Annotation: Predicted 3D model of an 89-nucleotide RNA (TPP riboswitch aptamer (THI element)) from Roseovarius gaetbuli. The sequence is in RNAcentral, with records from MGnify. It matches the Rfam family "TPP riboswitch aptamer (THI element)". Rfam describes the family as follows. Vitamin B(1) in its active form thiamin pyrophosphate (TPP) is an essential coenzyme that is synthesised by coupling of pyrimidine and thiazole moieties in bacteria.

């Protein structure tokens, strides 16, 4: 590095007015579907201890943006889901 299987996890932010869980748009690997609307199910998809996939702190702090997003802190911080099996070296 690939491959199985198993697991583990997020689904936001902006405009509009007719307020529909509708339209349009954005970021992003993903914003999806279906429902009995429940902490459910299914796809996709990203990560799985060499672990920043994801969660807390956190309505958090600085730059930036309408905002999310993004960049830096925080962060040698607390959690966080692994097995087998092929190749190479």
């Nucleotide at each position: 590095u690939c491959c199985g299987u198993u697991g583990g996890g997020g689904u936001g932010c902006c405009u509009g007015c007719u307020u529909g869980u509708c339209a349009g748009g954005c970021u992003g690997a993903g914003a999806g579907g279906c429902g009995a609307c429940g902490u459910g199910c299914c796809a996709a998809c990203c990560c799985a201890u060499c672990g920043a996939a994801c969660c807390u702190g956190a309505u958090c702090c600085g730059g930036u943006u309408u905002a999310u997003a993004c960049c830096g802190g925080c962060g040698u911080a607390g959690g966080g889901a692994a097995c087998g099996g092929a190749a190479a070296u």